RNA sequence: GGGCGAUUGGCUCAGUUGGUAGAGCGCCUCGUUCACACCGAGGAGGUCAUCGGUUCGAGUCCGGUAUCGCCCA
Repeated sequence: GGGCGAUUGGCUCAGUUGGUAGAGCGCCUCGUUCACACCGAGGAGGUCAUCGGUUCGAGUCCGGUAUCGCCCA
């Protein structure tokens, strides 16, 4: 220098043919307990890496950039 893949709550990951962003764990509150844990109920937390484009509508499609990984030279 070239090619491919990944980037979504604190962490690990889903997300179908483009149509209002989800799960597990973690965190907070309440119940339970003498207390803690377990368990039960409820809740907070995301402008989907970033900048543009297409579209009535983009996590999803297209282009640029960034970071990480693999391969080629």
A computed fold for a 73-nucleotide RNA from Cellulomonas sp. JH27-2, annotated as transfer RNA. Its mean pLDDT, the model's own confidence on a scale to 100, is 81. It matches the Rfam family "tRNA". Gene Ontology term of the family: triplet codon-amino acid adaptor activity. The family's RNA type in Rfam is transfer RNA. Rfam describes the family as follows. Transfer RNA (tRNA) molecules are approximately 80 nucleotides in length. Taxonomically the source falls in Cellulomonas (Bacteria, Actinomycetota, Micrococcales, Cellulomonadaceae). The sequence was found in a public genome assembly.